[in-house]
Context: one part of a larger RNA
RNA sequence: UUGGGCGUGAAGGGCUUGUAGGCGGCCGGUCGCGUCCGCCGUGAAAUUCUCCGGCUCAACCGGGGGCUUGCGGUGGGUACGGGCCGGCUGGAGUGCGGUAGGGGAGGCUGGAACUCCUGGUGUAGCGGUGGAAUGCGCAGAUAUCAGGAGGAACACCGGUGGCGAAGGCGGGUCUCUGGGCCGUUACUGACGCUGAGGAGCGAAAGCGUGGGGAGCGAACAGGAUUAGAUACCCUGGUAGUCCACGCCGUAAACGUUGGGCACUAGGUGUGGGGCCCCGCUCGGCGGGGGUCCGCCCCGCAGCUAACGCAUUAAGUGCCCCGCCUGUGGAGUACGGCCGCAAGGCUAAAACUC
Numbered sequence: 001u002u003g004g005g006c007g008u009g010a011a012g013g014g015c016u017u018g019u020a021g022g023c024g025g026c027c028g029g030u031c032g033c034g035u036c037c038g039c040c041g042u043g044a045a046a047u048u049c050u051c052c053g054g055c056u057c058a059a060c061c062g063g064g065g066g067c068u069u070g071c072g073g074u075g076g077g078u079a080c081g082g083g084c085c086g087g088c089u090g091g092a093g094u095g096c097g098g099u100a101g102g103g104g105a106g107g108c109u110g111g112a113a114c115u116c117c118u119g120g121u122g123u124a125g126c127g128g129u130g131g132a133a134u135g136c137g138c139a140g141a142u143a144u145c146a147g148g149a150g151g152a153a154c155a156c157c158g159g160u161g162g163c164g165a166a167g168g169c170g171g172g173u174c175u176c177u178g179g180g181c182c183g184u185u186a187c188u189g190a191c192g193c194u195g196a197g198g199a200g201c202g203a204a205a206g207c208g209u210g211g212g213g214a215g216c217g218a219a220c221a222g223g224a225u226u227a228g229a230u231a232c233c234c235u236g237g238u239a240g241u242c243c244a245c246g247c248c249g250u251a252a253a254c255g256u257u258g259g260g261c262a263c264u265a266g267g268u269g270u271g272g273g274g275c276c277c278c279g280c281u282c283g284g285c286g287g288g289g290g291u292c293c294g295c296c297c298c299g300c301a302g303c304u305a306a307c308g309c310a311u312u313a314a315g316u317g318c319c320c321c322g323c324c325u326g327u328g329g330a331g332u333a334c335g336g337c338c339g340c341a342a343g344g345c346u347a348a349a350a351c352u353c
Stems, first nucleotide, its partner, number of pairs: 003325004007307002012321001014201004021194003025088007033081002036076007049065006091191001092188003095184005103177007110154001114150008125136002162169002206247006215241002220236004258320006266298002269295005275289006302309002326353001328351001335346004
């Protein structure tokens, strides 16, 4: 619990899809459900309000009226909302022609680096640090050359850049595949927006089964540091990190800003696509203008507690959803649902200041 709010104070659901529901473009007709007006009935009494009256006043009591915000009936109105019928094209979608992209899945493949193995050269150290030590090395290390094996990640390009709903996505190539944008205005004719539940997706870590394991590296061991050092530094190193399939379902899942539509000064840059103009060493390149879509920066009005936001709004409005309501207790207990577990979701109270 009227309300006021949700970028940073408590508060936007991690994201999408979509059920119910809520809301919904332009024109005409019709009904008269909502809605509006008149009349009738009803809306017990007491109470309450008002006027009058009775107890010498008042309390109290009696009478008239009002109220009873409503319901039913009946007559009428039809702007708006709604139902039904018909039409429209601006919303939405489709077709056609183009176009950019690390969007997704699977297969094949490349080079650098790294570690290991084999062999050659070669010798007394290497490594590491603030300095050292543990460690490695005369059984030949480090360094260097050649060959081989393996796993993981893709320098430069690379961007203030692109794509995706979010999580996220980066060597090359092939196959399959989603979405966007621009142009055309051919087609459908409101088919739309949101979305409680539901369903799907969802980084990292973690879990199950099986593989893989180069580097890195929780745990662990050792060396240092230190008063101590269960750390920071060093030498090692197991899970894990990788793959397949199945779980988990969380996050500073952040733009800490839900989605949609419309409107409201500009300026510079950048990515994508039509159009127009100009120049050139014109099948191409460069410049300018306007336009549609995206991404940054600056900035007016306005907003804001301020910071700041500012056509990608945190401005001005409408529609729908989610959420907040002093601190701690506590995102906990209990219960329920989910999970193999870890735990997740939902979610209090006593008490306390």

A computed fold for a 353-nucleotide part of an RNA from an uncultured bacterium, annotated as small-subunit ribosomal RNA, central domain. Rfam family: Bacterial small subunit ribosomal RNA. Rfam links the family to the GO terms ribosome and structural constituent of ribosome.